Molecule: Glycine riboswitch aptamer
Organism: Pseudomonadota bacterium
RNA sequence: AUCGUUCCCGCGGGAGAGAACACGCAACGCGUGUCGCCGAAGGCGCAACUCACCCGCAAUCGCUCAGGCAAAAGGACCGCGGGAGACGG
Numbered sequence: 001a002u003c004g005u006u007c008c009c010g011c012g013g014g015a016g017a018g019a020a021c022a023c024g025c026a027a028c029g030c031g032u033g034u035c036g037c038c039g040a041a042g043g044c045g046c047a048a049c050u051c052a053c054c055c056g057c058a059a060u061c062g063c064u065c066a067g068g069c070a071a072a073a074g075g076a077c078c079g080c081g082g083g084a085g086a087c088g089g
Stems, first nucleotide, its partner, number of pairs: 002089004006084008018035001020034006036069003042065001043063003049056001
C1' cells in the first nucleotide's frame, strides 16, 4: 500500500399481520381495556460438534416478553460509498 473479517456513519432496496371493537380526550392522532394475528429491531430456547461429565455451541428454526398489524416511523438482511482501529493474508 492492498484484500478480508469486525464495528460506526450515509444513501438505495427491504417482508408479514385487524386503518378491529368499546370507552376517553376538542381533533390528525393518542391513551386504556378486550379479543384476533405477524416476526426480519431487541430478547430467550434448542442440533450437529466438543467433552468422562458439566460447560460451551447457530440461524432467515422455534417462543412471542418486548415490538409490530393503513400511511409515516421502525425493520433482519443485501448493495454502494466513507471512516475507525484490532486481527489475519